This is a predicted structure of an 87-nucleotide RNA (c-di-GMP-I riboswitch aptamer) from Anaerolineales bacterium UBA3082. Its mean pLDDT, the model's own confidence on a scale to 100, is 90. The sequence was found by an Rfam model in a public genome assembly.
[in-house]
RNA sequence: CGACGAUAAGGGCAAACCCAUCGAAAGGUGGGGACGCAAAGCCAUGGGUCUAAGGCCCCAAGGGGCUAUGAUCGCCAGGCUGCCGAA
Numbered sequence: 001c002g003a004c005g006a007u008a009a010g011g012g013c014a015a016a017c018c019c020a021u022c023g024a025a026a027g028g029u030g031g032g033g034a035c036g037c038a039a040a041g042c043c044a045u046g047g048g049u050c051u052a053a054g055g056c057c058c059c060a061a062g063g064g065g066c067u068a069u070g071a072u073c074g075c076c077a078g079g080c081u082g083c084c085g086a087a
Stems, first nucleotide, its partner, number of pairs: 004085002012037002017032006035074001041080003045077003048072003054067005
């Protein structure tokens, strides 16, 4: 230095849920709170999943169907970076 990940040390992040707020929604942000996580740090590059404002189609109408340019990195893969050092 790389691989690897312990009944180590110092720590870190923060699910569900609640409150406030942004958003059409999915979901995001802040506070509380901990299910868990050795990258649960970052990136939307590939795939998956979620939503359908707008667009298109159907309908007499209520409505319905399709579609990301939206979202999700705590779904998977990939890329970049990082703390510690037992076997």